[in-house]
Parts: sequence; C1' cells; structure tokens
RNA sequence: GGGGCGUUGGCGCAGUUGGUAGCGCGCUUGAAUGGCAUUCAAGAGGUCACGAGUUCGACUCUCGUACGCUCCA
Repeated sequence: GGGGCGUUGGCGCAGUUGGUAGCGCGCUUGAAUGGCAUUCAAGAGGUCACGAGUUCGACUCUCGUACGCUCCA
C1' cells in the first nucleotide's frame, strides 16, 4: 500500500426482501425469607463508530473517514 471481516444499552451478543431495536448478564425498585444468597414481578438505560448520499422511510443500500482483528505485498 491492497483485500476481507467487525463497530448496536455498563459487558457479551442478536437483529437483511429497508418500515419507528431486542436477548442474556449486570443495575434500580417491589414481593417472598429473620438476614445474605436465591426466586418472581416491574423499571431505567442505546443520536445502532463518525460524516455524507439514495429513499416517503436507513442498524440494514452506496461513498468516504476512524478504530480493532486478519490475509497478501
């Protein structure tokens, strides 16, 4: 220098014929127990890496940028 893949709540990940984002763990509150643990219920938390374009509408398609992994030189 070139190719491929990845970037989504605190962490680990899902989410494609484009239609207003979800799971597990964790966190908060409540209930059960004398208490811890545990179980159950409810809840908070995400400008979907950044910028632009296409579209009525973009996590999703196109282009560029940044970071990480990997292959080639």
The prediction has a mean pLDDT of 81. Transfer RNA from a Candidatus Gastranaerophilales bacterium, 73 nucleotides, folded computationally. It was read from a public genome assembly. Its Rfam family is "tRNA". Its family is annotated with triplet codon-amino acid adaptor activity in the Gene Ontology. Rfam describes the family as follows. Transfer RNA (tRNA) molecules are approximately 80 nucleotides in length.